[in-house]
Context: one part of a larger RNA
RNA sequence: UUGGGCGUAAAGCGCGCGUAGGCGGCUUGGCAAGUUGGGUGUGAAAUCCCGGGGCUCAACCCCGGAACUGCACUCAAAACUGCUUCUCUAGAGUCCGGUAGAGGCGAGUGGAAUUCCCGGUGUAGCGGUGGAAUGCGUAGAUAUCGGGAAGAACACCAGUGGCGAAGGCGGUCUGCUGGGCCGUUGCUGACGCUGAGGCGCGACAGCGUGGGGAGCAAACAGGAUUAGAUACCCUGGUAGUCCACGCCGUAAACGAUGGGUACUAGGCGUCGGGGGGAGCGACCCCUUCGGUGCCGUCGCUAACGCAGUAAGUACCCCGCCUGGGGAGUACGGCCGCAAGGCUGAAACUC
Numbered sequence: 001u002u003g004g005g006c007g008u009a010a011a012g013c014g015c016g017c018g019u020a021g022g023c024g025g026c027u028u029g030g031c032a033a034g035u036u037g038g039g040u041g042u043g044a045a046a047u048c049c050c051g052g053g054g055c056u057c058a059a060c061c062c063c064g065g066a067a068c069u070g071c072a073c074u075c076a077a078a079a080c081u082g083c084u085u086c087u088c089u090a091g092a093g094u095c096c097g098g099u100a101g102a103g104g105c106g107a108g109u110g111g112a113a114u115u116c117c118c119g120g121u122g123u124a125g126c127g128g129u130g131g132a133a134u135g136c137g138u139a140g141a142u143a144u145c146g147g148g149a150a151g152a153a154c155a156c157c158a159g160u161g162g163c164g165a166a167g168g169c170g171g172u173c174u175g176c177u178g179g180g181c182c183g184u185u186g187c188u189g190a191c192g193c194u195g196a197g198g199c200g201c202g203a204c205a206g207c208g209u210g211g212g213g214a215g216c217a218a219a220c221a222g223g224a225u226u227a228g229a230u231a232c233c234c235u236g237g238u239a240g241u242c243c244a245c246g247c248c249g250u251a252a253a254c255g256a257u258g259g260g261u262a263c264u265a266g267g268c269g270u271c272g273g274g275g276g277g278a279g280c281g282a283c284c285c286c287u288u289c290g291g292u293g294c295c296g297u298c299g300c301u302a303a304c305g306c307a308g309u310a311a312g313u314a315c316c317c318c319g320c321c322u323g324g325g326g327a328g329u330a331c332g333g334c335c336g337c338a339a340g341g342c343u344g345a346a347a348c349u350c
Base pairs, nucleotide, nucleotide: 003322004321005320006319007304008303012318014201015200016199017198021194022193023192025088029084030083031082033081034080035077036076037075038074039073040072041071042070049065050064051063052062053061054060091191092188093187094186096183097182098181099180103177104176105175106174108172109171110154114150115149116148117147118146119145120144121143125136126135162169163168206247207246208245209244210243211242215241216240220236221235222234223233258317259316260315261314262313263312266295267294268293269292270291271290272289273288274287275286276285277284299306300305323350324349325348332343333342334341335340
């Protein structure tokens, strides 16, 4: 465990697929389980309630009634729910025709930059800072030109932009592939929504095996700063960052806002598609569907704010909260190679 809540006070699972379950559009007939009404039986007595009575009153006791809100059987009703059946097309799906996109996976490829190597020119400084020093450099550095190698990331385009369920996705070309949107309305005919368990996906860091390693850079070393400086600054620098395969499964995984459906003033921008007007026109105007933003009425809110992308008005389903600390700890269980994760208390204390 009623109730009230979950943007910021405690509270939306990180996200999806989906099992059971819960809930579910229009319509015909049937059944009568739920539902509604009648009847019968039962619902012991006492208690409770009402009326009356007995102890001087009361408590208490006695009598009568009502009630015992229930259950069973039976008769009836058929609106609603359910079951079954006949339909329908407004939900959902599918065919066809278009369309935008950093959606995913694989293979190739390009230029700038950085570092290193080789060679030329060329000298005495370079680098770095608040100022310095460590560091690099006469064994020729920095600078500059030519050549080569490697790895990683893709300037401009770039957007309040796009795509994806979320995590996330950005040079270019190509192969494979998922989803969306618009138009046409042909087909199926409620096939739907949600989703306890379950299964899968899941940034970074981290782990295993093998590779790779330019730049950056935990740890570490040195130089500074400082009272100290296990830091901030500087010079270096290893894991790591990258690739393949396998783990981990966390996050301020955030819109701190679960999903679905319907309804509820307007205005402005932008992205994708359709229709129309005008026209030379990609411009412009009107309109419509889908996305993404800003402002704002009603309403909501403790306020901040939200406001057709709701935090408004309702319904359906799931998750979660119930004072602070102890504590996301202990114990147990499950998972993991480990790190640890998931589940998750109590004593005590305020």
Molecule: small-subunit ribosomal RNA, central domain
Organism: uncultured prokaryote